[in-house]
Model confidence (mean pLDDT): 84 of 100.
A computed fold for a 530-nucleotide part of an RNA from a soil metagenome, annotated as small-subunit ribosomal RNA, 5' domain.
The full RNA is in RNAcentral, with records from SILVA.
Its Rfam family is "Bacterial small subunit ribosomal RNA". Gene Ontology terms of the family: structural constituent of ribosome and ribosome.

Context: one part of a larger RNA
RNA sequence: GGACAAACGCUGGCGGCGUGCUUAACACAUGCAAGUCGAACGGGCAUUCUUCGGAGUGCUAGUGGCGGACGGGUGAGUAACACGUAGUUGACCUGCCCUAUCGUGGGGAAUAACUCCUCGAAAGAGGAGCUAAUACCGCAUAAGCUCUCUUGGGUUGCUGAGAGAGGAAACCUUCUCUUUCGGGAGGGGGGCGAAUGGAGGGGACUGCGGCGGAUUAGCUAGUAGGUGGGGUAACGGCUCACCUAGGCGACGAUCCGUAGCUGGUCUGAGAGGACGACCAGCCACACUGGGACUGAGACACGGCCCAGACUCCUACGGGAGGCAGCAGUGAGGAAUAUUCCACAAUGGGCGCAAGCCUGAUGGAGCGACGCCGCGUGGAGGAUGAAGCCCUUUGGGGUGUAAACUCCUUUUUCCGGGGAUGAUACGGGUUGAGGGGUCACUCCCUCUUCUCUAAGACAGUACCCGAAGAAUAAGCAUCGGCUAACUACGUGCCAGCAGCCGCGGUAAUACGUAGGAUGCAAGCGUUGUCC
Numbered sequence: 001g002g003a004c005a006a007a008c009g010c011u012g013g014c015g016g017c018g019u020g021c022u023u024a025a026c027a028c029a030u031g032c033a034a035g036u037c038g039a040a041c042g043g044g045c046a047u048u049c050u051u052c053g054g055a056g057u058g059c060u061a062g063u064g065g066c067g068g069a070c071g072g073g074u075g076a077g078u079a080a081c082a083c084g085u086a087g088u089u090g091a092c093c094u095g096c097c098c099u100a101u102c103g104u105g106g107g108g109a110a111u112a113a114c115u116c117c118u119c120g121a122a123a124g125a126g127g128a129g130c131u132a133a134u135a136c137c138g139c140a141u142a143a144g145c146u147c148u149c150u151u152g153g154g155u156u157g158c159u160g161a162g163a164g165a166g167g168a169a170a171c172c173u174u175c176u177c178u179u180u181c182g183g184g185a186g187g188g189g190g191g192c193g194a195a196u197g198g199a200g201g202g203g204a205c206u207g208c209g210g211c212g213g214a215u216u217a218g219c220u221a222g223u224a225g226g227u228g229g230g231g232u233a234a235c236g237g238c239u240c241a242c243c244u245a246g247g248c249g250a251c252g253a254u255c256c257g258u259a260g261c262u263g264g265u266c267u268g269a270g271a272g273g274a275c276g277a278c279c280a281g282c283c284a285c286a287c288u289g290g291g292a293c294u295g296a297g298a299c300a301c302g303g304c305c306c307a308g309a310c311u312c313c314u315a316c317g318g319g320a321g322g323c324a325g326c327a328g329u330g331a332g333g334a335a336u337a338u339u340c341c342a343c344a345a346u347g348g349g350c351g352c353a354a355g356c357c358u359g360a361u362g363g364a365g366c367g368a369c370g371c372c373g374c375g376u377g378g379a380g381g382a383u384g385a386a387g388c389c390c391u392u393u394g395g396g397g398u399g400u401a402a403a404c405u406c407c408u409u410u411u412u413c414c415g416g417g418g419a420u421g422a423u424a425c426g427g428g429u430u431g432a433g434g435g436g437u438c439a440c441u442c443c444c445u446c447u448u449c450u451c452u453a454a455g456a457c458a459g460u461a462c463c464c465g466a467a468g469a470a471u472a473a474g475c476a477u478c479g480g481c482u483a484a485c486u487a488c489g490u491g492c493c494a495g496c497a498g499c500c501g502c503g504g505u506a507a508u509a510c511g512u513a514g515g516a517u518g519c520a521a522g523c524g525u526u527g528u529c530c
Base pairs, nucleotide, nucleotide: 001530002529003528004527006526007525008524009523010522013374014373015372016371017370018369019367020366021332026330027329028328030327031326032325035066036065037064040063041062043060044059045058046057047056048055049054073285074284075283083209084208085207086206087205088204089203092202093201094200097198098197101194102193103192104191105139107137108136114129115128116127117126118125119124145166146165147164148163149162150161151160152159153158171190172189173188174187175186176185177184178183211257212256213255218248219247220246223245224244225243226242227241228240229239230238260282261281262280263279264275265274266273267272287308288307289306290305291304310321311320312319313318338364340363341362342361346360347358348357349356350355377407378406379405380404387398388397389396390395412467414465415464416463417462421457426451427450428449431446432445433444434443435442474519475518476517477516478515479500480499481498485514486513487512488511489510495502496501
């Protein structure tokens, strides 16, 4: 000199863009942060119409499906294939999406909801009875799929051929026609099963790379390897039985300390050094420790079980909870914000859709915390007012500074206008392709044009008009380094100080004043890094 997730002191006009618990991974009141689907299912409630048979609409506790493994937070642990980079997988998995192909036949037994009863303070639990499904279970079918055997190519489990065995499924809805009013047929849409390839995502393995200590020198028993069994999506001491006695280490094993890693950030001419806030990728964690269940995916932040600590409720028998989500509270601390608005946009979940949910996100609020921009007026105006300061008492300084005259209105205040961000996934339409048909009508997908719905921010940005210099300057320093000097007070006192050093009666070094210098909505100090 530069930089900062800064803090402190004095001061403080506006805007834009950023950014804001670095400490106690300390404890948390309250609200919200993950739901959705009635076009899977049977009920219930409300309501409309009714030819009194019924038909329809809305809401919903429950069964069922998908989602809750994403998104959001934090950095405790971790020196490790955790991360980065380059590869391997003939050792693997993959819901939703795209894509060849082939199917979706026919049956059965339950159960929640509901009703009744019982127990319990509650949380909740139990018994009996009824019922539905895209919930559950057999049967049929099986090209391809899985397993076994045989046989080629290839060579770790790859890719062909043959034989045998095994193993699937679910329906819902809309339109038209029909009906014996139960339903049936056809077209379309959404699903379901098997299966091919893909896309995207993940698992596993390997080479290399990135830290301090030798005042840590030896470490190791599933340890190192083999055979076999088990386990996994998958290789493997991953696990187990047996066998062998190995394996690692001064190229630093082991131990101790510290630490999430990276893209990057800061500095520096570079080499390098330091750091890893915000943003992005990966990892790890979710009160502490352990465990599995479900599932395509978890050993699962707002799921389950066990143990522990803590807090709360209790009828003392027993129960409930987990902000390192967004706000917010207490505590700690030098120190870090609103218990705000909206789903309008982007994105996500569910749904055919309408839509619902979304503290992701978009915004607003607070903080000069940072960067950037703007303003606090402009021109004229005296050998130069007053005041203040200095003085050799002549004068000098503040100083064109003020007053005063003319002008402007960024900003401010008032009034008026007033956005972009938003166009379909909806309605209509053009063309192409496909399905279907004898053909047309028709349907689907893509596409062209067109019509409109929806704005939190916000009556904001911005524009116009009007008023009026009006609403707006401080901080540090002035001995040398280092730009800037005098007076008074004080008298080794009070004090200053980054270093050298000032202060003991004329202190340019302390304090105040006048003046000056530097920077400026900031200026200084402290801390940290280069």